[in-house]
The RNA shown here (c-di-AMP riboswitch aptamer (ydaO/yuaA leader)) has 158 nucleotides and comes from Nocardioides sp. JQ2195. Model confidence (mean pLDDT): 78 of 100. The RNAcentral record of the sequence draws on Rfam.
RNA sequence: GAUCGAUCGAAGCCGAGGGGCAGGAGUGGGGGACCCACAGGUUCCACGCGGCGCCGGCCCGACGGGUCGGCGCUGCUCGGGGUGAAGCCACCCGACGGUGGCGGAGCACUUUCCGGCUCCAACCCGACAGCUCACCCCACAGGCGUGGGAAAGGACCC
Numbered sequence: 001g002a003u004c005g006a007u008c009g010a011a012g013c014c015g016a017g018g019g020g021c022a023g024g025a026g027u028g029g030g031g032g033a034c035c036c037a038c039a040g041g042u043u044c045c046a047c048g049c050g051g052c053g054c055c056g057g058c059c060c061g062a063c064g065g066g067u068c069g070g071c072g073c074u075g076c077u078c079g080g081g082g083u084g085a086a087g088c089c090a091c092c093c094g095a096c097g098g099u100g101g102c103g104g105a106g107c108a109c110u111u112u113c114c115g116g117c118u119c120c121a122a123c124c125c126g127a128c129a130g131c132u133c134a135c136c137c138c139a140c141a142g143g144c145g146u147g148g149g150a151a152a153g154g155a156c157c158c
Stems, first nucleotide, its partner, number of pairs: 007143002013024002026140006036130001048076013079128001080125004087102006103120005109153006
């Protein structure tokens, strides 16, 4: 480096002739009605921040400016949401981060028991989304340990 087998994961398969591609079934994910849920009343909280343009009202020292409201476009992330096992709580720290508890995930055919090890990240949407038939949209990546014991079941080979 190639091939085969296996593993976390939806991420594998087909795609005439050698390769590849469009694409396909399939798998995974998001948006999206009725019904249901939320919603309704009071208090509190929340409805974020900025830029540009247009329209309207008001004000002023008036061919411009200020301010308020509405509409459209656009940027950001503290609110909210999504993929994922990767959450919650407490304590420490100025912060980064650390420790612990509960909970979750992986350890190679499956399940149970015993014993032990490891992980709880990262990214995306952009003020906004409950469920959800039809319908619409997206993805099919990336990475990888060295083998604990017992029982039951299964598969394959001889």